[in-house]
RNA sequence: AGGGUUUGAUCAUGGCUCAGGACGAACGCUUGCUGCAUGCUUUAUACAUGCAAGUCGAACGAAGGCCCUAGCUUGCUAGGUGUCCUUAGUGGCGCACGGGUGAGUAACACGUGGGAACAUACCUCAUAGUACGGAAUAACUGCGGGAAACUGUAGCUAAUACCGUAUAUUCCAGUAAUGGGAAAGAUUUAUCGCUAUGAGAUUGGCCCGCGCAAGAUUAGCUUGUUGGUAAGGUAAUGGCUUACCAAGGCUCCGAUCUUUAGCUGGUUUGAGAGGAUGAUCAGCCACAUUGGGACUGAGACACGGCCCAAACUCCUACGGGAGGCAGCAGUGGGGAAUCUUGCACAAUGGAGGAAACUCUGAUGCAGCGAUGCCGCGUGAGUGAAGAAGGCCCUUGGGUUGUAAAGCUCUUUCGUCGGGGAAGAAAAUGACUGUACCCGAAUAAGAAGGUCCGGCUAACUUCGUGCCAGCAGCCGCGGUAAUACGAAGGGACCUAGCGUAGUUCGGAAUUACUGGGCUUAAAGAGUUCGUAGGUGGUUGAAAAAGUUGGUGGUGAAAUCCCAGAGCUUAACUCUGGAACUGCCAUCAAAACUUUUCAGCUAGAGUAUGAUAGAGGAAAGCAGAAUUUCUAGUGUAGAGGUGAAAUUCGUAGAUAUUAGAAAGAAUACCAAUUGCGAAGGCAGCUUUCUGGAUCAUUACUGACACUGAGGAACGAAAGCAUGGGUAGCGAAGAGGAUUAGAUACCCUCGUAGUCCAUGCCGUAAACGAUGUGUGCUAGACGUUGGAAACUUAGUUUUCAGUGUCGCAGCGAAAGCAUUAAGCACACCGCCUGGGGAGUACGACCGCAAGGUUAAAACUCAAAUGAAUUGACGGGGACCCGCACAAGUAGUGGAGCAUGUGGUUUAAUUCGAAGAUACGCGCAGAACCUUACCAACACUUGACAUGUUCGUCGCGACUCUGAGAGAUCAGAGUUUUCGGUUCGGCCGGACGAAACACAGGUGCUGCAUGGCUGUCGUCAGCUCGUGUCGUGAGAUGUUGGGUUAAGUCCCGCAACGAGCGCAACCCCUACCUUUAGUUGCCACCAUUAAGUUGGGCACUUUAAAGGAACUGCCAGUGAUAAGCUGGAGGAAGGUGGGGAUGACGUCAAGUCCUCAUGGCCCUUACGUGUUGGGCUACACACGUGCUACAAUGGCACUUACAGUGGGAAGCUAAGACGCGAGUCCAAGCUAAUCCCUAAAAUGUGCCUCAGUUCGGAUUGCACUCUGUAACUCGAGUGCAUGAAGCUGGAAUUACUAGUAAUCGCGGAUCAGCGCGCCGCGGUGAAUACGUUCCCGGGUCUUGUACACACCGCCCGUCACACCAUGGAAGUUGGUUACACCUUAAGGCAAAUCGUCAACCUUCGGGAGACAUUUGACUACGGUACGAUCAGCAACUGGGGUGAAGUCGUAACAAGGUAACCGUA
Repeated sequence: AGGGUUUGAUCAUGGCUCAGGACGAACGCUUGCUGCAUGCUUUAUACAUGCAAGUCGAACGAAGGCCCUAGCUUGCUAGGUGUCCUUAGUGGCGCACGGGUGAGUAACACGUGGGAACAUACCUCAUAGUACGGAAUAACUGCGGGAAACUGUAGCUAAUACCGUAUAUUCCAGUAAUGGGAAAGAUUUAUCGCUAUGAGAUUGGCCCGCGCAAGAUUAGCUUGUUGGUAAGGUAAUGGCUUACCAAGGCUCCGAUCUUUAGCUGGUUUGAGAGGAUGAUCAGCCACAUUGGGACUGAGACACGGCCCAAACUCCUACGGGAGGCAGCAGUGGGGAAUCUUGCACAAUGGAGGAAACUCUGAUGCAGCGAUGCCGCGUGAGUGAAGAAGGCCCUUGGGUUGUAAAGCUCUUUCGUCGGGGAAGAAAAUGACUGUACCCGAAUAAGAAGGUCCGGCUAACUUCGUGCCAGCAGCCGCGGUAAUACGAAGGGACCUAGCGUAGUUCGGAAUUACUGGGCUUAAAGAGUUCGUAGGUGGUUGAAAAAGUUGGUGGUGAAAUCCCAGAGCUUAACUCUGGAACUGCCAUCAAAACUUUUCAGCUAGAGUAUGAUAGAGGAAAGCAGAAUUUCUAGUGUAGAGGUGAAAUUCGUAGAUAUUAGAAAGAAUACCAAUUGCGAAGGCAGCUUUCUGGAUCAUUACUGACACUGAGGAACGAAAGCAUGGGUAGCGAAGAGGAUUAGAUACCCUCGUAGUCCAUGCCGUAAACGAUGUGUGCUAGACGUUGGAAACUUAGUUUUCAGUGUCGCAGCGAAAGCAUUAAGCACACCGCCUGGGGAGUACGACCGCAAGGUUAAAACUCAAAUGAAUUGACGGGGACCCGCACAAGUAGUGGAGCAUGUGGUUUAAUUCGAAGAUACGCGCAGAACCUUACCAACACUUGACAUGUUCGUCGCGACUCUGAGAGAUCAGAGUUUUCGGUUCGGCCGGACGAAACACAGGUGCUGCAUGGCUGUCGUCAGCUCGUGUCGUGAGAUGUUGGGUUAAGUCCCGCAACGAGCGCAACCCCUACCUUUAGUUGCCACCAUUAAGUUGGGCACUUUAAAGGAACUGCCAGUGAUAAGCUGGAGGAAGGUGGGGAUGACGUCAAGUCCUCAUGGCCCUUACGUGUUGGGCUACACACGUGCUACAAUGGCACUUACAGUGGGAAGCUAAGACGCGAGUCCAAGCUAAUCCCUAAAAUGUGCCUCAGUUCGGAUUGCACUCUGUAACUCGAGUGCAUGAAGCUGGAAUUACUAGUAAUCGCGGAUCAGCGCGCCGCGGUGAAUACGUUCCCGGGUCUUGUACACACCGCCCGUCACACCAUGGAAGUUGGUUACACCUUAAGGCAAAUCGUCAACCUUCGGGAGACAUUUGACUACGGUACGAUCAGCAACUGGGGUGAAGUCGUAACAAGGUAACCGUA
C1' cells in the first nucleotide's frame, strides 16, 4: 500500500467481498511446563446451608464459673479478691464505611470550570468550664397469656441512661432595651472523658456556564405553570410549600412526546481527523424482591434496621408468625458460555477498645479453566548403500530425504534425592518445604491444526460423474476435477490451529481534514420574499472573535520517554513528558465584528428616446368548414393497401346563389421577438407590467442568496351555468387478423370554446439553481448609440445562434450565454429491486397530490465510448438474384433414396441451405457390420520364449455331420542357404504366458480429410501517429475495375496471405518429325491396297501470336471507358486446375490413425440360412410419356472421348430375338467395341389412338456352385394410369439451353444413377423498383452462445417476508372520580401520666384517642399509544424446462417516452 467481481473487450460510476488489528469471549480438533492477568456479557431470575459487623467490664446493676479465706471433714454456707473467664440486659461508639449490581435515569445524573446562602461525629489547635439536686427503668423476682414469635401485670435496682436549678468568656434572637441556653463521670497517682464557643482539616448539601444519544411519520408545551409580595419550611438559597396579585415562561439554535442508555478517566481501531465501546482497575451516580413512608442519628429516608401495601416462599396447634445472596462460596433455572460450599487474619487497611485484644468472604493467598499476554521445551552434531516402505513415472528414474537407522554428545523443562530464603521494624508466615541452589538417571515423558483454482504462500495420482459434496467473493462438480472425497507431497502458524460472532480499518462508500449533482444517484416547474448566512471603499474608536505571555486547574492509574526490580519478557516500581481542554489575567490591533463620521465604482431614482405574438378588456374583419333554403344536373358518391359499414333515383357527389353558427387566424414567418416560468400570433381602441440605449442630475451600500411562507403554474380532470362548426377519449358499426376489446375506415358522447371556482402535476428539459468578477478569437443575427475617409467601414452597449483556443471532463462534449478559474447562498444524492409504494400526517368535492419507510431479495444495476453482429434503417455495387426468355419439377406410371410402419433382423451413418440416384465406382452367396441356429477359445491375424517336425500339392478309401469341417488309412514327390557345424533361415505343429481381436462407445477428447459461406474480395502485420483505454489510422475519400484492379488525394510509410499472372486444354500460324496417320502430283488396287511422297489433314514436341500495342473521342494531362483499324483471336478470347483469415463444438472413431472407457469360452472368430429388396402411407431426385416439330415401316450419311488378354471379338453360319456355334485380327493411331437424332419415301389423321408403355401370363437367353425370397435380357400375348399437370418451385446468357446417341469406372452378372464424349443446335436480357444471397460506407441498438438475440405482463403451482382486516390478548400512559394502609403535618378532646411550676384545684409538657387535607396499592369510566395473534383479502419477491399473447430494444414492424382521463 491494495486486490477480486458488471463487459466480447474498455474507461468511468457504484455496490458486494477479501487480506490487518482487537475481544470478559463461544464452538471443533489437539494439548508438555512456569510466570502475570482474567473468568454469569443471558433471568435486577428463585434460592438450601455456612460465613460476610461488631466491640467496650477502664460507663452500669446483676448472675454463673475459676481462685483465695473462714465456718464444720466431703458437700454446703458466708466473705473476699483478681486489668482472670463467660453471659444476656441498660449505656457508648460503629452499623450511612468496606463489599455487590447497573434495573432505573437523556438528568446539573456525569465531565469540566466557576459560585454563595450552608452543615460536618471521630481528628488538630485555642479559650472557658466540668457546681448543686431529682425522679425513673431494663435486667432480676413473683403471677399470667401464647403452638411459636413474642408478651401482659405487680414489685426491687444502677449508670458516662433521663430531668431540673445555678453559672455564661464567648454563643443565639433582637435596631435596642432585654431575653434564652451546658456539662458525666471512671480511676490509687496520672490520664482518659464531658460541656460551650471559635478556628482548621476532612467530608457532604445547594446554584450556574459549557459539553454530553436517536427520531419532526413527535410542533406546539405549561396553571405552582413564570414572576412578585407575605408567611411557613430547611443545615442552607429557592414555588421547596401555602395565600394573594400579575399573565407570564419554554420552543425550529428543536420545547413537548417517544425510543434507547448508568456517566467519566479510559479501552480498541485509525497516518490523523474520526469511528466503535464503557469488562477487569480508578472517580462519581443510582439501586438493594416490587411500591410507599418516615424514625434514629453528625450523617440514611438506611443491602445483612423499622412500619404499611403487593407478589412469592416457609412454619403453624389455623388463632397467628417468619423471610429477602445485585456480600463470599455454593444450588436450581436460563444460556453458545463464565470457577472452590478452600486457607489465613502472617501482610495492607477498617470498626470498637486506654490497651491486651476481638471482629473483618475487605484483603492476602491457594484451587479450577490454553480465556488472554509473555517466556521455555519436545534435542544437538555427524551420517549416502541416497536403505526399506510409501507416492509418482515417459519404466530411464524422481520424491519423501540427512529425513530415518547407525555413531558421538548434551540434560533446559519434567522425575528422584539433598539443602533452603526474602516477604517480619521486637514477636507473629496462610502462602510453603514455595522461589532458588546442589546432586543423580535416561533421548529419555512432551506436536498438532488449517490450507494448497484466483484473490493467497503451497500439486500430483486415484475415486466420484450437476450425484455426493465444496464455497469469504468470483465460482467448482454433467467420465481425463491442481476447486468434491482419499492418499502422497507441499505451504503457513505452532501449544496451539481453525470456524462462527462483534467492532475499527481498508471505505475519499457521509468526504471537517476529504466526494459529488448535462448524460452514471442527485438543480425544487418558476418567481417574490421572512428568519438566517454573506457583503464595496476611507478614517477614528472599542476589543467579541483572533494572536502572544503569565497563573490556576486538567485525580491516580493508563499511553509515550528514560531508568530500576523479578535469570529474560509479560508484569511491577521510580522519575519525566503529555493530558491537544476549561477558567482567570496582561498585552497587540493586521483581518472579521461593533459604534461613529465620510465616499461613489454595487444598487436605485430622475430626464429623453426605442423595439416587442408581454398582460387584461371591448369591438371589428375575411378565407375555410359544416348545416339549411333555392336553382342547374344525373347515377353514383365517399373511403381504402384492397374493401365494406355510410350517403344517394324520396335526386346524393358536383356546381351556382343566399342564409346561419361556432372555432381558429394562411401568406408575412425567421437559428426572429417578448415574458420569471407555464406560455404568447388576424385588425383596431382603452388600461397596464417589464426591458434596452443615451444624458449625466440625485440618494449614498439602500446589496446577493433565501429554510419556513406566499403567488403564478401546459395538458388532462372536477363543480355550476352557457355554447357546440370542426376534431374527438368512451361507445357503435365495417375491415384486417389465428385472435384484434388495436393500428385503417364510417359515425359518435364527454371534452376541446366562454364565465366563475378548484386541482398543482409533465421528458414543467438547456435533463445544466441564482448572483458577481476574471479568462484567445472568428462568423451570422435582433434592438439602440457614436465616429469617419459615407456604394460603406470601424467602435460600443444589451440580447440571440454557430464554430473554435486555453482549461475542464469517464468520455460524449462544454468552451465570455462554461460543464473553465474563484467567491456567496439555497436545494438535492449515497448500490439495484421492493417503492415514490405501505402506514401516519397535511391539502383536495373527487381523482389524487405532498411528505415518506421497513421486512425481504440480488451481486450486480448504470453512464460514455469501442469492435462486431443484426434491422420489416439509408446510400452505392455485384450475382441466372429478379426481370425478359427456353425447357422443366410439382399431377401419371416406373426407377432410386429417405421418413414412417412392420419385422427375429429389416446393420450403421448422413438431417434447412450444406441429409434424401448421399457413404454404395454397383446387397442373389461373398460383401455384411444385422437376425436365427450351430461351432472355436493364445484364437481368423502379429510379435516374443520353449519344445517338436520338415515340404507343398494332387489322388484314392473309410467313418461322423445339413454343411463348413473333423478323425483315420494309403499312393506319388522329399524346402532354401551354407563357412558343412543338430550353423542360419523358412514352414508347420504343440504347450503355457505376455497378448491378439472388437464396423463396441465418445467426431462434444483428437489427427487427417471433406462440405458450406465462396472463386465472394477480402483478411492481416511491422514501424510511425492519434486516443487514459478498448481501439483507430493504414484498409476511409474522389474516380475506375471481374477484383483491396489501378490512378489521384490523404499521418501515414511499407509488407504478407488472398486477386491477377505463372500451369493444363482449346482457337491461329511456323519449325521439326512422318508410323500404325494422310494422298495434291505419278503409277497401281475391289479397297491409300501397294510403290512413291510428307504439300495438305492429322499426330506431338518446340516456338510465335494479344500488349488497350495503334487511331479517334471522353476522362483530370491519370487510371480507365467507348468506338474503329488490323487480326485466327480484342480488351481476364473460351474452359479447367487453383479455395485467404476464418464461420458452422458442420460431417466422418464404419476409409485410415489415435487418447480415454468398455468386452475377453465373447461386444472376438467361423459356418449355414435369412435380412439390408418388407409396404395403408408421406417427401426428395430421376426416367418414360401423354403425341403429328409425332409414331411406325423401309431407306441412308456423318463423330469423338475411351476400353480391350480369365479381354475386345471381326467375317461367316444358325436363331424372330436375347444369343449361340465356328473362328481371323489385336499385348492395339494397325484389330475389335462403333453411333443416333438428322435425310428420303410411304402409312397413320387427333382417337386413350399404329400415342403410352406399366402390370400380368407363357416360353426362352446369359452370367454365376446357386437367379425362390432377390439379377439383367429376349419373343409372343396382355395394354394400367396418363390428353401437358393446383398452390408452389428449379436450371440455364452461346456452341449455352434443349435434343440425340456413344464411351468408361465399379463389375461373374446387373443402373433410368455417376463420370466423360461428340452430333444437331435456339430464344431473351428494357433494366436494377422488387424477392434471395453477398461486398463497401454510414446509422440505430437494451443484441455479444450476437435476431433461431433480448425481453414484458396476466394466469396456474410452490415458498418467503409484508400491508389491510371483524375482532381478540397484553404492555406503557394522560385526565377525571372512588377508596384510603403506614406515615409525618394540622386541628380537636369530659381520656391517661414520675421528674418542672403550683395558690395543691391545677398548669406546662408528654402519651393516647378522634377528625382533616395529602397519599402508595387497589377500583371505575373515557381515551391515547405500542406490540402479539387473526378468518378473509391486497399487492411484492423468489422459483428447472408451465399457459396466453408479443408491449419494449432496429423506423422493433402504429417512433419511443412524460403527465392526465
Predicted 3D model of a 1461-nucleotide RNA (small-subunit ribosomal RNA) from an uncultured bacterium. Rfam family: Bacterial small subunit ribosomal RNA. Its family is annotated with ribosome and structural constituent of ribosome in the Gene Ontology.